Context: one part of a larger RNA
RNA sequence: AAGUUGUUAAGGAACUCGGCAAAAACUCCUCAUAAGUUUGACGACAAGAGGAACCUAUAUGCUACAAAUUACGUUUGCUAAUUUGUAAAACAAGUAGGUGUCACAAAAUCGGAAGCCCCGACUGUUUACUAAAAACAUAAAUCGCUGCAAUCAUGUAAAUGAUAGUAUAGCGAUUGAAAUUUGCCCGAUGCCAUUAACUAAAGAGAGGUGAUAGGAAACUGUUACUGAUUAAACGUCUGGUUAAUAGCGGUCUUAACUAUGAGGAUCCUAAGGUAGCAAAAUAAAUUGGCCAUUAAAUGUGGUCCGGUAUCAAUAAUGUAACGAUGGCUUCACUGUCUCUACAACUUGCUCA
Numbered sequence: 001a002a003g004u005u006g007u008u009a010a011g012g013a014a015c016u017c018g019g020c021a022a023a024a025a026c027u028c029c030u031c032a033u034a035a036g037u038u039u040g041a042c043g044a045c046a047a048g049a050g051g052a053a054c055c056u057a058u059a060u061g062c063u064a065c066a067a068a069u070u071a072c073g074u075u076u077g078c079u080a081a082u083u084u085g086u087a088a089a090a091c092a093a094g095u096a097g098g099u100g101u102c103a104c105a106a107a108a109u110c111g112g113a114a115g116c117c118c119c120g121a122c123u124g125u126u127u128a129c130u131a132a133a134a135a136c137a138u139a140a141a142u143c144g145c146u147g148c149a150a151u152c153a154u155g156u157a158a159a160u161g162a163u164a165g166u167a168u169a170g171c172g173a174u175u176g177a178a179a180u181u182u183g184c185c186c187g188a189u190g191c192c193a194u195u196a197a198c199u200a201a202a203g204a205g206a207g208g209u210g211a212u213a214g215g216a217a218a219c220u221g222u223u224a225c226u227g228a229u230u231a232a233a234c235g236u237c238u239g240g241u242u243a244a245u246a247g248c249g250g251u252c253u254u255a256a257c258u259a260u261g262a263g264g265a266u267c268c269u270a271a272g273g274u275a276g277c278a279a280a281a282u283a284a285a286u287u288g289g290c291c292a293u294u295a296a297a298u299g300u301g302g303u304c305c306g307g308u309a310u311c312a313a314u315a316a317u318g319u320a321a322c323g324a325u326g327g328c329u330u331c332a333c334u335g336u337c338u339c340u341a342c343a344a345c346u347u348g349c350u351c352a
Base pairs, nucleotide, nucleotide: 001347002346003345004344005343006342007341010338011337014336019333027052028051029050030049031048036042038177053099054098055097056096057095058094060092061091063087064086065085066084067083068082069081070080071079100104112331113330114329115328116327117326119323120322124136125135140175141174142173143172144171145170146169152161153160154159179317180316181315183248184247188245189244190241191240192239193238197236198235203230204229207226208225209224210223211222212221213220214219249267250266251265252264253263276310277307288304289303290302291301292300293299
C1' cells in the first nucleotide's frame, strides 16, 4: 500500500445513473389482518400487537388400568360410547408466586415491509463463455387444407413417418389465459369458383406440290415441303373472399362581439380511421398546459388533447394473481455519504 473481515459518536440516502454494496428483518405460539378480486388453500406469513429462560406450587388434558351402564352380538369373548375411581415417570398446555443476566426463539440456520404505474396473463424456455427480458413457448381464439392408397414431410426410387391415428383427427398460418370488443373497404396483389367467347403449343391431320421405285396405263408405295381442320393448361373475362397481403381524403363556407363549427356546398376515392386509448415502450416540436408529490422535480401519478407518424387477432381496452423484468414514492435500516477512524488476518514493498 492493497485485499478480506469486524466495529465506528451525531446525522440517516445528504452517496449515486440507480439504496449498487452493506445493514435491518428472519423461528414458534396467541390475537389481529385492508383495498382489490377471475370468490380461490386468492391477496396473506398481508400490515400490525403481544408472548417465549430457570425454580417452586397447583388445577387439568392425553394415555394406561379397574369397575358399572347402554348398544351390536353371542364361538360368554370382543368392539363402541358414557360415568366413576386410581396412577410413579413421560408428553401437552394453563394459572399463581419467585430468581438471575446488558441481552432468555440468548449460538448457527432462517422473508425487510408498504403504495402507484408500464409490459407480459400465469408455472415454464432462451443467446454453453458479456443479453433471462417486455423476447420464445403456453392453454385458448380464428382461418385454411385434408375422406384415408388423406393433406403434409423424408427419399432418385422402393418405401417410411404422419398412424397401428380417421375431421372432437392430422397438417399449416396468425393472435396469445379469462372479461368487454374486434368498425369501413374486394379498386390493387393473392387465393377460390364459374363457364360462354378470344388467344392457342406440342401432337394428330383430309388435301396439294416436287422428287423417286414398280407398272403399258390406271394406280400402289417411299420421301421433302406445304396444309383446311382439331387441340390442354395458363392468361383475358365474370363473381366471391380481409382473424388473406394491404388500405382507411381534400377544398370552400357557415350560429346577433370574437372564437369554434352541429350544419351546407363541391372534388376525388374501393372505402375515407369507427369504438377505444392517448406527450404513451408511440419521431420531432417537448422539460406540451393544468393538478398532486418536493424547500427545490427534463422524474412519477392524474387530467386535457390535432396522434396530421395511435387504433382494433401485425389485435384494441381495462384487469385479480404472478415477475432475480422496467419506472416512481414511503416506512424501517444502515460507513453509500457528511468524513473518516480503529482492530485482526493475508499478500506485496521499504527499512532494520
This is a predicted structure of a 352-nucleotide part of an RNA (large-subunit ribosomal RNA, domain IV) from Athelia sp. TMB. Model confidence (mean pLDDT): 82 of 100. RNAcentral holds the full RNA, with entries from Rfam. Its Rfam family is "Bacterial large subunit ribosomal RNA". Taxonomically the source falls in Athelia (Eukaryota, Agaricomycetidae, Atheliales, Atheliaceae).